[in-house]
């Protein structure tokens, strides 16, 4: 600079549950470990998810229009444990 095969210290913590915060996605906090060598910060960039909001179609209906359900777009909310990018950082190997 490079690289995570092996070893040591010592970290994070998914699902899930419990409490809480939100309209929702999703966050906090405890328990609790499927993982992680940046699962440590940053929503920049592209993904995706939620909600309004449109837009299409379906059912009731004599008819028509709404409004539930379906689908499609679409964040100024989410997600960094989706990639990417940017800063930082323990240990070992190797140059």
């Nucleotide at each position: 600079c490079u690289u995570g095969a092996u070893a040591a210290a010592g970290g994070c913590a998914a699902a899930g549950c419990a409490c809480u915060c939100g309209a929702a996605a999703g966050g906090g906090u405890g328990c609790g470990a499927c993982g992680c060598a940046a699962a440590g910060c940053c929503a920049c960039u592209g993904g995706c998810c939620u909600a309004a909001c449109c837009c299409u179609u379906c059912u009731c209906u004599u008819c028509c229009c709404a409004g539930c359900g379906a689908g499609g777009g679409c964040a100024c909310g989410g997600u960094c444990g989706c990639a990417g990018g940017g800063c930082u950082g323990c240990c070992g190997g190797g140059u």